[in-house]
The part of an RNA shown here (small-subunit ribosomal RNA, 5' domain) has 463 nucleotides and comes from an uncultured prokaryote. The prediction has a mean pLDDT of 87. The RNAcentral record of the full RNA draws on ENA.

Context: one part of a larger RNA
RNA sequence: GAACGAACGCUGGCGGCAGGCUUAACACAUGCAAGUCGAACGAUAUAGUGGCAGACGGGUGAGUAACGCGUGGAAACGUGCCAUUCACUACGGAAUAGCUUUUGGAAACGAAAGGUAAUACCGUAUACGCCCUUAGGGGGAAAGAUUUAUCGGUGAUAGAUGAGCCCGCGUUUGAUUAGCUAGUUGGGGAGGUAAUGGCUCACCAAGGCGACGAUCAAUAGCUGGUCUGAGAGGAUGAUCAGCCACACUGGGACUGAGACACGGCCCAGACUCCUACGGGAGGCAGCAGUGGGGAAUAUUGGACAAUGGGCGCAAGCCUGAUCCAGCCAUGCCGCGUGUGUGAUGAAGGCCCUAGGGUUGUAAAGCACUUUCAACGGUGAAGAUAAUGACGGUAACCGUAGAAGAAUCCCCGGCUAACUUCGUGCCAGCAGCCGCGGUAAUACGAAGGGGGCUAGCGUUGUUC
Numbered sequence: 001g002a003a004c005g006a007a008c009g010c011u012g013g014c015g016g017c018a019g020g021c022u023u024a025a026c027a028c029a030u031g032c033a034a035g036u037c038g039a040a041c042g043a044u045a046u047a048g049u050g051g052c053a054g055a056c057g058g059g060u061g062a063g064u065a066a067c068g069c070g071u072g073g074a075a076a077c078g079u080g081c082c083a084u085u086c087a088c089u090a091c092g093g094a095a096u097a098g099c100u101u102u103u104g105g106a107a108a109c110g111a112a113a114g115g116u117a118a119u120a121c122c123g124u125a126u127a128c129g130c131c132c133u134u135a136g137g138g139g140g141a142a143a144g145a146u147u148u149a150u151c152g153g154u155g156a157u158a159g160a161u162g163a164g165c166c167c168g169c170g171u172u173u174g175a176u177u178a179g180c181u182a183g184u185u186g187g188g189g190a191g192g193u194a195a196u197g198g199c200u201c202a203c204c205a206a207g208g209c210g211a212c213g214a215u216c217a218a219u220a221g222c223u224g225g226u227c228u229g230a231g232a233g234g235a236u237g238a239u240c241a242g243c244c245a246c247a248c249u250g251g252g253a254c255u256g257a258g259a260c261a262c263g264g265c266c267c268a269g270a271c272u273c274c275u276a277c278g279g280g281a282g283g284c285a286g287c288a289g290u291g292g293g294g295a296a297u298a299u300u301g302g303a304c305a306a307u308g309g310g311c312g313c314a315a316g317c318c319u320g321a322u323c324c325a326g327c328c329a330u331g332c333c334g335c336g337u338g339u340g341u342g343a344u345g346a347a348g349g350c351c352c353u354a355g356g357g358u359u360g361u362a363a364a365g366c367a368c369u370u371u372c373a374a375c376g377g378u379g380a381a382g383a384u385a386a387u388g389a390c391g392g393u394a395a396c397c398g399u400a401g402a403a404g405a406a407u408c409c410c411c412g413g414c415u416a417a418c419u420u421c422g423u424g425c426c427a428g429c430a431g432c433c434g435c436g437g438u439a440a441u442a443c444g445a446a447g448g449g450g451g452c453u454a455g456c457g458u459u460g461u462u463c
Base pairs, nucleotide, nucleotide: 001463002462003461004460006459007458008457009456010455013335014334015333016332017331018330019328020327021293026291027290028289030288031287032286035052036051037050040049041048059246060245061244068171069170070169071168072167073166082159085156086155087154088153089152090124091123092122093121099114100113101112102111103110104109130139131138132137144151145150146149172218173217174216179209180208181207184206185205186204187203189201190200191199221243222242223241224240225236226235227234228233248269249268250267251266252265271282272281273280274279299325301324302323303322307321308319309318310317311316338368339367340366341365348359349358350357351356372404374399375398376397377396378395382390408451409450410449411448412433413432414431418447419446420445421444422443428435429434
């Protein structure tokens, strides 16, 4: 000098755009944040069965030094919805929820009996292609609905999308961490998986890693980027974007195309709450908000109008994603706080060699202007037939009047800017050098001056 997710002190007019718990991944009252489909079903239905969606979107960075990430490759593998092509969509059956009755429980939630529907469940038939095969053969599907034009269903197929897995290289510090390792390293075999593989298992061999730093410890999400710098580099990883990991702590699987699932399930634990003491309920690192911690970080707001997402043939419903508004000088950018004229250089202040000098064209006065703000009116684009939260907003027109709007720091040298008074090694200043002990341009005040300006200075951190 530059920078900041900053904080603190003094001060504070307006607008645009951005940003806003860096600390306790501490605990959370309350509300909302994931529903939808009557063109699947019975039914009085907002309840129920069933389908799709709750694996996206949103949050956080605890863990992780790792194929986690970045980059470049590779083979052994799935992929709902979407889009391509081919073929099919036949005949039956048994249940069950809701419901009714009875009944247990404080509640949460159940139990028994009866009866019922389906695009829920099951069987048979069929099989171009599909799967297995000892190549003889064997196995395997479907679902209908209605407003009669559509929406569906099943098998296969080559895509697209989006995953999983593997490898080369790169990826912090410490040797005051030197040895580490038995599923450990490899093998053929089996199991398991969508799939390769010690992924798992029995058997066999005795390997594998390490001074080119293994192991251990500490620290840390990684990257595109950001800051700085002429660059090389150094520091950093807020906002935005990609990937990863996590969802009270630990473990587990279920369903499903996809999860070992933030607002699903089960178990254990800690904590909180309810209880009739028998037993139950909960998980804001979603959006607001509360307590706590802290130098420090916002509203328990509006709307689905737009963009996007879920469901639905659609109408539409849902959406704290999102779009907006509110708060904060937190930052960047822009604008204003007047303009011209005005010497008798007024008064006052300060200094003085007492003559004067300076504040200073500064003020007053005179003549103007009206940005912004204020007040009154008109009033958008964003939407394509309709539909606008923002918002009577932006913008435009008019009205009045210089009117409502300037601080902060510094003045010994570095470093732009000097005098007087007070104080007297005191009180104090200070980034470094250093000032102050009776003439202090260095402390305090005043006058004057310098710098920046809705900010200025200090502190912290980085280059």
Annotation:
It matches the Rfam family "Bacterial small subunit ribosomal RNA". Its family is annotated with structural constituent of ribosome and ribosome in the Gene Ontology.